[in-house]
Context: one part of a larger RNA
RNA sequence: UGACGGGGAGGCGCACAAGCAGUGGAGCGUGUGGUUUAAUUCGAGACAAAGCGAAAAACCUCACCAGGGUUUGACAUGCUAGAGUUCUAUUCCCAAGAAACUGGGAAAAUCCGCAAGGAGACUAGCACAGAUGCUGCAUGGCUGUCGUCAGCUCGUGGCGUGAGCUGUACCGUUAAGUCGGAUAACGAGCGCAACCCGCACCGUAUGUUAAAUAAUUCAUGCGGAACUGCCUCACUUUGUGAGGAGGAAGGCGCGGAUGACGUCAAGUCAGCACGGCUCUUACACCCUGGGCUACACACACCCUACAAUGGCGAAAAACAACGAGUUGCAAGCCGGUAACGGCAAGCUAAUCUCUCAAAUUUCGCCCCAGUUCAGAUUGAGGUCUGAAACUCGACCUCAUGAAGUCGGAAUUGCUAGUAAUCGCGAAUCAGCAGGUCGCGGUGAAUACGUUCUCGCCUCUUGUACA
Numbered sequence: 001u002g003a004c005g006g007g008g009a010g011g012c013g014c015a016c017a018a019g020c021a022g023u024g025g026a027g028c029g030u031g032u033g034g035u036u037u038a039a040u041u042c043g044a045g046a047c048a049a050a051g052c053g054a055a056a057a058a059c060c061u062c063a064c065c066a067g068g069g070u071u072u073g074a075c076a077u078g079c080u081a082g083a084g085u086u087c088u089a090u091u092c093c094c095a096a097g098a099a100a101c102u103g104g105g106a107a108a109a110u111c112c113g114c115a116a117g118g119a120g121a122c123u124a125g126c127a128c129a130g131a132u133g134c135u136g137c138a139u140g141g142c143u144g145u146c147g148u149c150a151g152c153u154c155g156u157g158g159c160g161u162g163a164g165c166u167g168u169a170c171c172g173u174u175a176a177g178u179c180g181g182a183u184a185a186c187g188a189g190c191g192c193a194a195c196c197c198g199c200a201c202c203g204u205a206u207g208u209u210a211a212a213u214a215a216u217u218c219a220u221g222c223g224g225a226a227c228u229g230c231c232u233c234a235c236u237u238u239g240u241g242a243g244g245a246g247g248a249a250g251g252c253g254c255g256g257a258u259g260a261c262g263u264c265a266a267g268u269c270a271g272c273a274c275g276g277c278u279c280u281u282a283c284a285c286c287c288u289g290g291g292c293u294a295c296a297c298a299c300a301c302c303c304u305a306c307a308a309u310g311g312c313g314a315a316a317a318a319c320a321a322c323g324a325g326u327u328g329c330a331a332g333c334c335g336g337u338a339a340c341g342g343c344a345a346g347c348u349a350a351u352c353u354c355u356c357a358a359a360u361u362u363c364g365c366c367c368c369a370g371u372u373c374a375g376a377u378u379g380a381g382g383u384c385u386g387a388a389a390c391u392c393g394a395c396c397u398c399a400u401g402a403a404g405u406c407g408g409a410a411u412u413g414c415u416a417g418u419a420a421u422c423g424c425g426a427a428u429c430a431g432c433a434g435g436u437c438g439c440g441g442u443g444a445a446u447a448c449g450u451u452c453u454c455g456c457c458u459c460u461u462g463u464a465c466a
Base pairs, nucleotide, nucleotide: 001466002465003463004462005461007460008459009458010457011456012455013454015450016449019414020413021412022411023410026304027303029301030300031299032298033297034295035294042053043052064290065289066288067287068286069285070284073128077127078126079125080124081123082122090107091106092105093104094103095102111118112117130279131278133277134276135275139273140272141268142267143266144264146262151190152189153188154187155186156185157166158165159164170181171180172179196256197255198254199253201224202223203222204221205220206219207218227250230244231243232242233241234240235239306407310366311365312364313363314362315361317360323354324353325352328347329346332343333342334341335340373404378399379398380397381396382395383394384393420442421441422440423439424438425437426436
C1' cells in the first nucleotide's frame, strides 16, 4: 500500500422486512450428470455451466460408430511431361453395387484470335493441399462477471530517507469522485451526467393508403415543450428538502443503447484468424446404414394440472399491437367430422393475405366427486411435409383415461402499466416450438423501516496474510 475481520461509523441495492405469484411433491418437455452402448461426437461446471454454443439432429447438418471405397486428393496455386483434330467441360447407355466408386462404350461439342498462339480441360508425376487433430496455460478478436457499482488515474507542486502520501481526506448534499463549503494543493484525463434512439403532449408541412368529400383519426418529416423556471415554508447565505400553482408530462418524466482502470492464467484453437506440436494410403476425403433420441437413477429450467374466481356447450356479442409474405401469404367456393384436399381472386403490400385474438360479456348445463377436474399412456384409422417419417416428425378423429385433491427441509421472481393472467407475431425452418426474441389485452397487493441475511461503496481500526 492492499486484502481480510463472527472490529467500529456512515450509506446503498427486491438484500432483508411488508406483500403477490411461484419452484421444491405429480405427469410431461428440454438440458446436464451418471450408467449403458459399436457409437451414444465435442465444448460449457458456484454465483457468472445445465430450453447454454444449438435462430430447428429423420438424410444432410456431423465432428461419433460399423461397413464399403479414394490417395495431388472434395478445395487452391505453380512446375514438368504426355496423348488425341489440345481447344471447354457436359450428356447418355451397359455391367456389378446399398451408394460412393469401379470397369466398358457412345455422343455432342467450342472462348479470344485472320493466323501464329493464348487461356482452359484430361492423364501421369512433383511441390503441396487437407485436419471440427492437441495446446484458450503461446495468442488475436469477441464475450461473461464484479457492475451502470462510482470509482480508476495523471501533470506540476508540497510532505516523507524510502515504500508511499497529498490531490481523491473533512462538513453538508446527490442516483453519482453529483455539487457546494473548507483545504498544500492547483489543474487535467478515463468513467458519472449530457449529447443518441423510443414512448407520452402541442404546432407545422405533406397525403401513397383509408374515408363518397371535408374535418377527424392515422402515417411520415421538421420543430417546440421541463429548467426547481414561478410561489410558500424549513434548514445555513450558496444549496438541499417538503408542499402548491400551471402543465400532456415535475424534480434523473419513463424505457433503451451506452459497461472506466482492472479482477477471475474466467470462457471460446468446434464461428473466424493465428504461433508451436502432431497425422500425411491417414487423425485427410467420399458414400450407405446407425448414433447424437439409449434408461435403474440424480439435478436444473419450463409446460400442464390438481378445479366452481372453475369445466363444458351455445351466441355472425365486443375490443389489439408488433410483425411476415412471390420457390411466398393465400381470400372465396366446393369436398371432408377433422387434420387437410381441389379450383382459385388479390397482393412485390398503410392497398391483398396471414388475421375470426384470447382472457372478457350473455345464456344454459354440471353441484364438490378423482368428477362433465386433469390429461399422461396405449390401441385403431387417417392428414401433411419430404427421395424417404421403422429406429426418429408434426397434426386430426374415435376409443383408452395414469399420477395428481396445492406440495418437507429449503428456495426464486417482482416496487406499476410492474407482478399475475390472456392470447398474437417473428427468426430458425421442406416439415417440426412446451424454447427464444418481440407484441399488445386485463391488471393488483405491499414497502413501518434498516435490527438481522447477502452483496457493494467511503472513512477508520487491528493483523502470525501478500
Predicted 3D model of a 466-nucleotide part of an RNA (small-subunit ribosomal RNA, 3' major domain) from a Candidatus Daviesbacteria bacterium. Its Rfam family is "Bacterial small subunit ribosomal RNA". Rfam links the family to the GO terms ribosome and structural constituent of ribosome. Its mean pLDDT, the model's own confidence on a scale to 100, is 80. It was read from a public genome assembly.